[in-house]
Molecule: transfer RNA
Organism: bacterium
């Protein structure tokens, strides 16, 4: 330099007719317990990497950029 794939909650990751932003773990509060753990209930937590474009409507489609990984040279 070229090619491919990834970027969504604190972490690991889902998210295909383009219209609800989610799960597990973690965290907070309550219940339970002598207490802790486990369990149960409730809750907080998101510029969906970034800038544009298309569309009535974009995490999702298109283009640029950034960044991480793999392959080729």
């Nucleotide at each position: 330099g070229g090619g491919c794939g990834g970027u969504u909650a604190g972490c690991u990751c889902a998210g295909u007719u383009g219209g609800g932003a989610g799960a597990g773990c973690g965290c907070a509060u309550g219940c339970c317990u002598u207490a802790c753990a486990a369990g149960c209930a409730u809750g907080a937590g998101g510029u969906c990497g970034u800038g544009g474009g298309u569309u009535c409507a974009a995490a999702u489609c298109c283009c640029g950029c950034a960044u991480c990984g793999c392959c080729c040279a």